[in-house]
RNA sequence: AGAGUUUGAUCCUGGCUCAGAACGAACGCUGGCGGCGUGCUUAACACAUGCAAGUCGAACGUGAUUGAGAGCUUGCUCUCAUGAAAGUGGCGCACGGGUGAUGAGUAACACGUGGAUAAUCUGCCUGGCGAUUCGGGAUAACACUUCGAAAGGGGUGCUAAUACCGGAUAAGCCCACGGACUCUUAGGGGUUUGCGGGAAAAGGGGGCCUCUAUUUAUAAGCUUCAUCGGAUGAGUCCGCGUACCAUUAGCUAGUUGGUGGGGUAAUGGCCUACCAAGGCGACGAUGGUUAGCUGGUCUGAGAGGAUGAUCAGCCACACUGGAACUGAGACACGGUCCAGACUCCCACGGGAGGCAGCAGUGGGGAAUUUUGCGCAAUGGGGGAAACCCUGACGCAGCAACGCCGCGUGAGUGAUGAAGGCUUUCGGGUCGUAAAGCUCUUUUACCCGAGAUGAUAAUGACAGUAUCGGCGGAAGAAGCCCCGGCUAACUCCGUGCCAGCAGCCGCGGUAAUACGGAGGGGGCUAGCGUUAUUCGGAAUUACUGGGCGUAAAGCGCACGUAGGCGGAUUAGAAAGUCAGAGGUGAAAUCCCAGGGCUCAACCUUGGAACUGCCUUUGAAACUCCUGGUCUUGAGGUUAGGAGAGGUGAGUGGAAUUCCGAGUGUAGAGGUGAAAUUCGUAGAUAUUCGGAGGAACACCAGUGGCGAAGGCGGCUCACUGGCUCGAUACUGACGCUGAGGUGCGAAAGCGUGGGGAGCAAACAGGAUUAGAUACCCUGGUAGUCCACGCCGUAAACGGUGAAUGCCAGUCGUCGGCAAGCAUGCUUGUCAGUGACGAAGCUAACGCAUUAAGUUGACCGCCUGGGGAGUACGGUCGCAAGAUUAAAACUCAAAGGAAUUGACGGGGGCCCGCACAAGCGGUGGAGUAUGUGGUUUAAUUCGACGCAACGCGCAGAACCUUACCUGGUCUUGACAUCCCGGGAAUCUUGUGGAAACACGAGAGUGCCUCGCAAGAGGAGCCUGGUGACAGGUGCUGCAUGGCUGUCGUCAGCUCGUGUCGUGAGAUGUUGGGUUAAGUCCCGUAACGAGCGCAACCCUUGUCCUUAGUUACCAGCACGUUAAGUUGGGCACUCUAAUGGGACUGCCGGUGACAAACCGGAGGAAGGUGGGGAUGACGUCAAGUCAUCAUGGCCCUUACGGCCUGGGCUACACACGUGCUACAAUGGUCGGUACAAAGGGUUGCCAAGCCGCGAGGUGGAGCUAAUCCCAUAAAACCGAUCGUAGUCCGGAUCGCAGUCUGCAACUCGACUGCGUGAAGUCGGAAUCGCUAGUAAUCGUGAAUCAGAAUGUCACGGUGAAUACGUUCCCGGGCCUUGUACACACCGCCCGUCACACCAUGGGAGUGGGUUGCUCCAGAAGUAGCUAGUCUAACCUUCGGGGGGACGGUUACCACGGAGUGAUUCAUGACUGGGGUGAAGUCGUAACAAGGUAACA
Repeated sequence: AGAGUUUGAUCCUGGCUCAGAACGAACGCUGGCGGCGUGCUUAACACAUGCAAGUCGAACGUGAUUGAGAGCUUGCUCUCAUGAAAGUGGCGCACGGGUGAUGAGUAACACGUGGAUAAUCUGCCUGGCGAUUCGGGAUAACACUUCGAAAGGGGUGCUAAUACCGGAUAAGCCCACGGACUCUUAGGGGUUUGCGGGAAAAGGGGGCCUCUAUUUAUAAGCUUCAUCGGAUGAGUCCGCGUACCAUUAGCUAGUUGGUGGGGUAAUGGCCUACCAAGGCGACGAUGGUUAGCUGGUCUGAGAGGAUGAUCAGCCACACUGGAACUGAGACACGGUCCAGACUCCCACGGGAGGCAGCAGUGGGGAAUUUUGCGCAAUGGGGGAAACCCUGACGCAGCAACGCCGCGUGAGUGAUGAAGGCUUUCGGGUCGUAAAGCUCUUUUACCCGAGAUGAUAAUGACAGUAUCGGCGGAAGAAGCCCCGGCUAACUCCGUGCCAGCAGCCGCGGUAAUACGGAGGGGGCUAGCGUUAUUCGGAAUUACUGGGCGUAAAGCGCACGUAGGCGGAUUAGAAAGUCAGAGGUGAAAUCCCAGGGCUCAACCUUGGAACUGCCUUUGAAACUCCUGGUCUUGAGGUUAGGAGAGGUGAGUGGAAUUCCGAGUGUAGAGGUGAAAUUCGUAGAUAUUCGGAGGAACACCAGUGGCGAAGGCGGCUCACUGGCUCGAUACUGACGCUGAGGUGCGAAAGCGUGGGGAGCAAACAGGAUUAGAUACCCUGGUAGUCCACGCCGUAAACGGUGAAUGCCAGUCGUCGGCAAGCAUGCUUGUCAGUGACGAAGCUAACGCAUUAAGUUGACCGCCUGGGGAGUACGGUCGCAAGAUUAAAACUCAAAGGAAUUGACGGGGGCCCGCACAAGCGGUGGAGUAUGUGGUUUAAUUCGACGCAACGCGCAGAACCUUACCUGGUCUUGACAUCCCGGGAAUCUUGUGGAAACACGAGAGUGCCUCGCAAGAGGAGCCUGGUGACAGGUGCUGCAUGGCUGUCGUCAGCUCGUGUCGUGAGAUGUUGGGUUAAGUCCCGUAACGAGCGCAACCCUUGUCCUUAGUUACCAGCACGUUAAGUUGGGCACUCUAAUGGGACUGCCGGUGACAAACCGGAGGAAGGUGGGGAUGACGUCAAGUCAUCAUGGCCCUUACGGCCUGGGCUACACACGUGCUACAAUGGUCGGUACAAAGGGUUGCCAAGCCGCGAGGUGGAGCUAAUCCCAUAAAACCGAUCGUAGUCCGGAUCGCAGUCUGCAACUCGACUGCGUGAAGUCGGAAUCGCUAGUAAUCGUGAAUCAGAAUGUCACGGUGAAUACGUUCCCGGGCCUUGUACACACCGCCCGUCACACCAUGGGAGUGGGUUGCUCCAGAAGUAGCUAGUCUAACCUUCGGGGGGACGGUUACCACGGAGUGAUUCAUGACUGGGGUGAAGUCGUAACAAGGUAACA
């Protein structure tokens, strides 16, 4: 510090997500040690049990128990000591501790910070000062008695005090009334003084002396009292800061203030009586929701944001509510009283209790510890002290909950072991890892010693920390991840299943994404996940964003508050700046040190705490005050333009209607029609009249207005603008939350008006439908007056106002100057086009800014839900305005780019159409396909681009299919072992495969004298590695092929332009068959394509001359290049020539090129062929072949027999033959080319009607053979007929091939003689030696073409032209498409789920108001009852207690509102969902432009 994700790609906007840090955490897996911390975030839910606040005998009376002694009556009394328990009294119990995190309460002077107290109090402590005198009456304990189950009381009697009461005294204090000085903002304070009045006390212990029995006196200390200070602690008041909601806008009667009084330690409506009518609020009152606040903590570069556990400060609370008492201090956690809920005890009469103290229990929850030890330390209470108490605290225990530290070994060790995984089978990897060898012992274990914490005693921790020693590598590693972000890859399994996932997304048979394994990466006693916070997020923007089109400028103006404001001068000092002082607790953070072996942790010092207050200065800027100015603003005056507004009047054209005339059969309307009107006279036409609405031409990116908007003419009234001049005013200005006004159309109300147009509606068409588009009608409405509504894509999608910043060209209205007197120039104010700088994501904007400067207002913060719901306000209503949430998605969006597409446009081409010729579709048949059938009818190919296709040829074979039989290392390959030569002949069984036999036969090479051995090749038997598969996947592939398309395109380098995708080049003007060429040009060049080079054909030359040829010469026949001879010709087959727009004329830009012509065998690529750019179609082929993966292995492999691929109701494609006379049949006659042939072609001759047979010559081919070409031509016949056309079908008889023609061949002869008389809708081919027509040959092949390929013969017609159909190319335009229009996409309905609104209501919570009621308590009053201290005249009084009553008031009760939560039959819309239904609204001119 960034990254992923919208797109085919790009830039931008914008959200979502990730990487970091943190945590009182929880969960999953795992777990060795130690140190230091931390540990109910939920139910302020309920609590068993124990403990958490007592202490003092030196305040007081009493005194159980125990011990000792004495007396004697020997079990009693007395004395002394001890001093339990309880009581009176004092101090403490107001500290310490807890809780306050998602519901305790509190939005407050509660807290923080800084002040005030001249408005206050303060026990214990401390320093002064002064005292401590004389008396009195009770009471608890105790004893007796009594009530009660208990808890607890009652009565009688005794007694003490530092308990209580009265008197005296008063330095000082308090009160009342005066005087003086001084301070102070006010009120008032301080000092001093006079007089009067008032309030005190308590003792106890110890020591010493004298005496021993106690008492007295004295000094010191403790305690007590009064008072003045200090310190500490507390109370009260004030400034500032302190959450969210305006869908909470008005609140308030003790309310605001005053006076008197009361009350308090103290101010104050704190309380009360009276008086006044105030007080608070848009700078947010009141109400609601939430919440303890802070130092700090987490995060962040910071500013900020979030948070308020542990530690520390403050506050509040103690079962819930209320109340006071005591006290220095409480309205009191372990006190009291009352009420309530709950729990417990009970003899049913009545009582007891309060863990939010420490442990602990139940409950809740994802979740949080021991009913431990000790007062040794620190601190607290009491005490003179010893000491006692202390769940504060110090420790220990539990928990990886967190932070920190340590360890689980170190060195060496390559046969790179075994084993795992993987493999291209060679290897690679785990891996120096292990083993082995050599070492070490931190830690844990064991043994021994043993602290500091306490400088004397006292140690819970603890035999702990630490130290020494022994032994042995010994006891000690896991978790997550490995598609990208993000470090780390392979195999197997699975097969859109199971599953993963933070986002994008993986998984449908080769998953680096699921699960396992191996390997790897990261962290490490932990690792992951989840929740939450900050960051990244400049994604609320103070630092630090935006608003033309992405979300975002109010429809427009006026104007209040507010904000901001021209020049100059002086003052003041609020803001601002500087210095100083106080404060900003400690801890924390930071820096530098120190202590635990280090660290965490602890500790010392410093810095910091960015703040607040006080004070002293400065005066530039802002504010404030005074003075001055004119440029902003306004005014005066002379002119000017204008559909600016309002009212009244008026004009002509047109539509319609009415009347009249002429006139006759149609009119009208449309794509075409019909509804409609018309013989009752329409339409058309002429004249007259009525009525309403709108104002042609002028008319213009012209004018006016704030916007909406404004258009005939005239008049009246009226607003604004502009220009010239100016000697006036003197900042009077800009903006503008609320507010007010104006505000198109539609709509609403009342009353008019109504010609045309026209929602709704009706009819006619269109259509699958047509509630539409089109047509005929037609009502509201449109018009007027008055009143509402208040919205529009109210748009320049651009708030209003100000200054500044290049220009050029128009135009509207003024003014000025110059002269050519109708022009030019200048200037002010508008309105347009282009454009520099600059800005912008780009498009674009550009002095009329979207540039630049400062100020003001409004608005935005992902898409959907939704401008919706609820609530409020407005409205007659329609509705408007303000305006959410749940839920859901990972996008939605802007601009531009390249394509593709369009029922967008332009240009161009093609047998694309048109013009022609001939077909197909109808018949029969051949063949292929679908379908059906079958044991099998093997498989593949499916629009063009499958269907006479793979198949250039299925009777067996082929053959892959089916039936049956049969083999299992196999029919075929390699290796190993045994035997044998190979090979040939032959028998039996069987359908064959096969099984069992017989006979003949011994080769080649090397060694060796020989016997023999070995080897090559072949046959056979065996073993296992393996063979084999036309089994699957053409969507895993190679190769090959089809297609667009022989269409003219497809790209690159460098440069340039653009942020970029990309563009340019390749576009443009011409031209071409062509991106062919020329010109132009920020492009210049180049490549693959085009063309040419290649083959063939057309012409010529040269060379060569047999098997081809024969002109001339000769021979020769019935005939024949048959022969001699020749190479001239034809021909053959090789090399060359030739054609290039080269020449001429015209057109054209003087170009490229085109048109015409000459010459030429051929003329503008001469004809034909081969040749197929980048790519598209997951096109075709795993069955040509090859090949990854998967599958089968006595079978999905191999062999064999027979069958099938040849089936047949039917449908389609491609052919053949026909339907006839341009013909059929018969007879005669003529002319080719190109091929093939030894497993072959096969002549002549003979036989057969023929297929063919026989025969054997010739030929390895320019020699021989296949081999007669046919149409044509010359004759004859047929005469329009289902025929002398046509030949299917069937019968009989044959031929040939072949082991074999039954299923299932071809051919021949005789006989038979079907459909068919030119073919519906539709559709195909072809532009010249072409179509059409005629025959010939070849491949395959034993045999089997109407198919395919090739060859020649005869040989046409037509093309005006590019409007239309199809396909294609280029340019341009729109796009919401990019799987690219076979695209995208909208709404209803149906189904499922989810959240939500309404809803008769129902049930809770909170709360306002009006009443009732009134416990305890306090205060007031008091006829009653009782009563120690003091007084008394002895009667009583004073004082007190109880009781009664009044006021206040908690709980409780009633009524009526508000608000909130939950729930509710039914209902509304919304969202999501894989395939549903109906249409096709939008995106292209989306087929009626779209939208508001």